[in-house]
Context: one part of a larger RNA
This record gives sequence, C1' cells and structure tokens, in this order.
RNA sequence: GAACGAACGCUGGCGGCAGGCUUAACACAUGCAAGUCGAACGAGAAUGUACCUUCGGGUACAGGACAGUGGCGCACGGGUGAGUAACGCGUGGGAACCUACCCAAAGGAGGGGGAUAACCGCUGGAAACGGCGGCUAAUACCGCAUACGCCCUUAUGGGGGAAAGAUUUAUCGCCUUUGGAGGGGCCCGCGUUGGAUUAGCUUGUUGGUGAGGUAAAGGCUCACCAAGGCAUCGAUCCAUAGCUGGUCUGAGAGGAUGAUCAGCCACACUGGGACUGAGACACGGCCCAGACUCCUACGGGAGGCAGCAGUGGGGAAUAUUGGACAAUGGGGGCAACCCUGAUCCAGCCAUGCCGCGUGAGUGAAGAAGGCCUUAGGGUUGUAAAGCUCUUUCACCGGUGAAGAUGAUGACGGUAGCCGGAGAAGAAGCCCCGGCUAACUCCGUGCCAGCAGCCGCGGUAAUACGGAGGGGGCAAGCGUUGUUC
Repeated sequence: GAACGAACGCUGGCGGCAGGCUUAACACAUGCAAGUCGAACGAGAAUGUACCUUCGGGUACAGGACAGUGGCGCACGGGUGAGUAACGCGUGGGAACCUACCCAAAGGAGGGGGAUAACCGCUGGAAACGGCGGCUAAUACCGCAUACGCCCUUAUGGGGGAAAGAUUUAUCGCCUUUGGAGGGGCCCGCGUUGGAUUAGCUUGUUGGUGAGGUAAAGGCUCACCAAGGCAUCGAUCCAUAGCUGGUCUGAGAGGAUGAUCAGCCACACUGGGACUGAGACACGGCCCAGACUCCUACGGGAGGCAGCAGUGGGGAAUAUUGGACAAUGGGGGCAACCCUGAUCCAGCCAUGCCGCGUGAGUGAAGAAGGCCUUAGGGUUGUAAAGCUCUUUCACCGGUGAAGAUGAUGACGGUAGCCGGAGAAGAAGCCCCGGCUAACUCCGUGCCAGCAGCCGCGGUAAUACGGAGGGGGCAAGCGUUGUUC
C1' cells in the first nucleotide's frame, strides 16, 4: 500500500447492487418447511331437490367433506462442516455393473382365485395406541395359460419367468425385450498440511485355491494352504484440516485462504442396525441402546430447527416468529388445480462496492466577532451578510409500467414520467516534532498525560490539554485484529 463475512469509537442525507452466527455440530417454546391423485378402489358426512310423513323422520336422486386401501413422490430441493490426511477431493484413465420417471424400437395384455383395511359389533387403555368377531373393493396380493425375443443350463436339447385397467371415447396407463439420454456404484496412475523430541507397523494381515455374498471386480466374508505385505523415496503414530473451481495479495514466481456463488464429499441429538424401495442404511421414516427435555391416572408414553423465521445461552459480533406462489424450478394429477420458508420479493444493518447530494454566480466597507500582534497591523476571508439564480436528492400532488407468448403481478400505487414549493431537510472524522501534508497562543510543570518507531513532559512544550489557524479523507473517518 492492498484486502476483509469484520468488530470498536465518533459521526451519519439519498439511491442501486451485493453481503449478514467466523463463537456453542450448545439447548430449543411456537408456527410453517412434502405432498398429491376420485381418470386405480370400496365406503360415504354436511347440504340441496322431489315424494311420503304418525311431524320424530323416512325414501329416491344429486352432492361430495373427513378418513381408509392403492399409486407416484418423500433418496430431489434446503441446512451444516462435526468427522475425514482418505481414491475423500482434483485430474486423467479403466472394466466386472445398476438405473424409477423420459426418448426410440419390437412384441404382448387370455382365464381364474383367496384375502384385507375402511365400515359394523364387542372390548382393553389416563393417554399413546390397540385386541377379538363379522362384511367388502381394486391398477393391492397369489396361482394357471401363453411367451419370438429374455434368464439359467450338462447347450440340435432341457428348465424358468409377465401383464391392469380407467374414462368424458379421445386418451392415459399395464407387461416383456433391446437401444439411448441423463444419473449413479466400483477400480487405477498422478497431485493433495505439520511433526522423527513418532522407527518400526501388520494376522483377514499379504497372496493362492474353493465357496458364499453383491447390481458389480475384490479378503467384501468364510474354510483350507503358503508366509507374506508396508516402511528413512518416511510406514505406523500424534496433531491439524472438509476438497475443488476460485478468493486476497503480488510485476511475476510465490504466499495466504476455501464466507457469499458453483461442483464433489460427509453429517442430521450420540452410537449401532436393518426395512421399504429403481435409488437410503434415509434431516422433518422405523428398531435398539444412551444422554437430555416433556406428559402421565405411575401401568406407560412423546420428542430431536446443522430447513425458514424466532427464543435462551456463548460472544467483540451477525437480521423479520414478514408477503406471494405473479415469475423460474420441483412433486402429484389427463386436466382444472393442489403443495412448495426451493424461489421471487419486502423488512432490519453505512457491513462492503458504486453513484449522487448537502447549492451556483456575484459580492471588499476586506463588516462584526474570534485568534495572533512588534499595537502599526495580520489572519479567519469571498468566507459571511447582501444581490441574482437553480431545484439534483429528499418532500407534496398527479399519472403510472416492463417483468405475462391467451389469462394470472407478491413486489407495488414500487420504478419511471409530469407538475409544485423552497436554499430550503442533509458534514463529519482523524491529524499538524521527524518518518508524514499541516503552527501559533494559553494552561500544565518528569505532574497530568502522549506514543506505530525514534521519543515528548522537571516554568516560554509546534510532541500533554484547550483555543485559533492549517493539512488529509469524506457519509464516512479513525482504531484494533488478520493475510499478502
């Protein structure tokens, strides 16, 4: 000098764009953050209409709430950085794999069965939640048939395996196979912090045979056999750390760093485990154990903000319990549409960057006042006043978007535009001994104090405090911290 997710002190007019718990991966009240489909299925409340009525209601039709079965989604999106020195990441390769929805192509969809929730009845429990019996549907479940192609095989052969319908009649679906696209799993070369005051480490360890297991290669697992494997080119151990594109600095080489944005990874109260599924060993799923909090009728139950807001706590320090699905995108649905704290916006904060303003011209009696003075004057200073103008921004009134291909605008009566009034509402901070730009007076008297370094202060201090004057930067200015 530059930079910052900054903080602190003093000060503070406006706008645009961005950013905003770096600390306790501490604990969390409350609300919301993942649903949707009646064009898969049964049942069906309120309500309406008509008829009957013993005025209690009943029947038929329409209607579709709440819930349930089933499908798809919930593995995305959002958060955090604890762990991890690792094929985790980066880069370049590889072969033994999977892939719902989507695209392309080929073929198929025949005929049956038994259940079960909802519902009804009985019943346990304080609750959470159940138990027993009975009825019922399906695109739920299970056989049979068929199957070119598909899978297995001891391979001219043998064995195995599928389907679902709905409807407004135009479609949407279903099954098998192949290919694609996009996505993912796995392996390898190279690169990836410090410590030797860590020198030896290892028994599924290293390799083989066989088997199991997986979507898939493999000690991934197991049995047996061999005794290997790694290491001063740093194994092992300890400490630290998410990695990268990038960011900051620097002429570069390099050094430091990894907030925001983007890619990958890991985690979801702590530890472990599997289930379902195309995909999870699953943030707002399940089970077990633990700590903590809450409810309880003491028998037993409930919970997990490192989602968005918000609270307590910690801290030098970091925001609203806001609006909208209008746009973009996502899930479901044929669609209408529903959901979406993703997102788009608004609110708060000079946290940063950028832009603008706080007026312009004229004005010497060089006014008054202040300060200094050699008492003559000098300086503040064209500065002010006065005169002549202008109206950016802010303010008031009017008008009023784009963002939306047909409709639909949270933002928002916002931005912009037009008109109006009036210099009106808008300047501070640090410094002035040298480095370093800017000097005098008074006070103080090694005191009070200053200080980045050198150093100032003990009676004339340009270095302390005040004043006048001056210098620098400016809605900021200084200080502190950190990096180069």
Description:
Predicted 3D model of a 484-nucleotide part of an RNA (small-subunit ribosomal RNA, 5' domain) from an uncultured prokaryote. Its mean pLDDT, the model's own confidence on a scale to 100, is 88.